[in-house]
């Protein structure tokens, strides 16, 4: 780096599914959490909405080739960074469509510039030697140009080293190096290159800044959805149907004749949606592992072979013993101790995050 284990047996007790056995209470078998059941961060399948078609927003993912039902995953390889190496990390398309932005420091942060330096010629000043003299040599200091070799400054300064050139420097010229562009050779490809030619080099950095290019993208989710269906309470169809309704009153009677009785108080029969409640979905599926073949792997195929839990006021647990691991004591026998992150809830394929202790390959130094 990889790949794995995550105490093991047993007794009593209890608990969840399932088959069986019983009229029923229960009884007896057979199974019962993970490597991540987690976070719910990503891709699916299922379901149910919505849906002529294209656009535009916005999100997202961007080196190549491959596996894959998909993926933002995984293999494998290419490049660039880091490490002595095994190996590790990368949002790794475009800065020559356009906009932008660069803090301090520094002369200057992009149409390059000039503090400090370097320097001939040309001006002015000044003073020195030589010469009878005209003049001639040399040489300060400013100025007017020239320079980008060196100093400094920064995360970044517009190739580097060596020669040569020159006032003094510059790719200004040359040679190696670098880099760019075509060939040619390999490579499916990203790309490499002790190969050839050409260009003296030309457009600096940042796209995890807008942006531009390419490529995907409906939306809720198993509380999805489907089915069965009380009680009570409206909703309907039909029959039968005034015995009724109000209101006066503390209640009864009772009175008012206001109201209904064709549009019907009440009842009865049947019908529907909805709730409680229950079934279902639901767990054998793109399924895991082993063998055997293919392939450098991923992964892909096989009439081999073993393996899979289903709760829902939510089971998988509890105590006790042996063994085994670790520590602490003992010379031994033995004695006392510890022992992790966590716990299904529609499935499955990743990622990432937790993990006490152990096992084991392979490589490096």
């Nucleotide at each position: 780096g990889g790949a794995c284990c995550g105490g093991a047996g047993a007794a009593u007790c209890g608990u969840c599914g399932c088959a069986u056995c019983g009229a029923a209470a229960g009884g007896u078998g057979c199974g019962g959490a993970g490597g991540a059941a987690a976070g719910u961060c990503c891709g699916a399948a299922c379901u149910c909405c919505c849906a002529c078609g294209g656009g535009c927003a916005g999100c997202a993912g961007g080196c190549u080739g491959g596996c894959u039902a998909a993926c933002g995953g995984c293999c494998a390889g290419g490049c660039g960074c880091g490490g002595u190496g095994a190996c590790g990390c990368g949002a790794c398309g475009g800065a020559a469509a356009g906009u932008g932005c660069a803090a301090c420091a520094g002369a200057a942060a992009a149409c390059a510039a000039a503090c400090c330096g370097c320097c001939a010629a040309c001006c002015a000043c000044g003073a020195g030697c030589c010469g009878c003299a005209a003049g001639g040599c040399a040489c300060g200091u400013g100025g007017c140009g020239g320079u980008a070799a060196g100093g400094g400054u920064g995360a970044a300064a517009c190739g580097g080293u060596g020669c040569g050139g020159u006032a003094a420097g510059a790719g200004c010229g040359c040679a190696c190096c670098g880099c760019g562009u075509c060939g040619c050779a390999c490579g499916c490809g990203a790309g490499u290159g002790u190969c050839g030619a050409c260009g003296g080099c030309a457009u600096g950095g940042c796209a995890a800044a807008c942006c531009c290019c390419c490529u995907g993208c409906g939306g809720a989710g198993c509380a999805a959805g489907a089915c069965c269906a009380a009680a009570u309470a409206g909703g309907g169809a039909c029959g039968c149907a005034a015995u009724g309704g109000a209101a006066c009153c503390g209640c009864c009677c009772g009175u008012u004749u206001c109201c209904g009785u064709u549009c019907g108080a009440g009842u009865g029969u049947c019908c529907g949606g909805g709730u409680a409640g229950g079934u279902u979905g639901c767990u054998c599926g793109a399924c895991c592992g082993c063998c055997g073949c293919a392939g450098c792997a991923a992964u892909g195929c096989g009439a081999g072979c073993g393996g899979c839990a289903g709760a829902u006021g939510a089971a998988u647990g509890a105590u006790u013993c042996u063994c085994a691991u670790c520590c602490c004591g003992g010379c031994a026998a033995c004695g006392g101790g510890a022992a992790a992150c966590a716990g299904a809830a529609u499935u499955c394929g990743g990622c990432u995050u937790a993990c006490a202790g152990g096992u084991u390959c392979a490589c490096u130094u």
Predicted 3D model of a 365-nucleotide RNA (Bacterial RNase P class A) from a soil metagenome. RNAcentral holds the sequence, with entries from MGnify. It matches the Rfam family "Bacterial RNase P class A". Rfam classes the family as a ribozyme. Of the family's consensus pairs, 93% are formed in the model.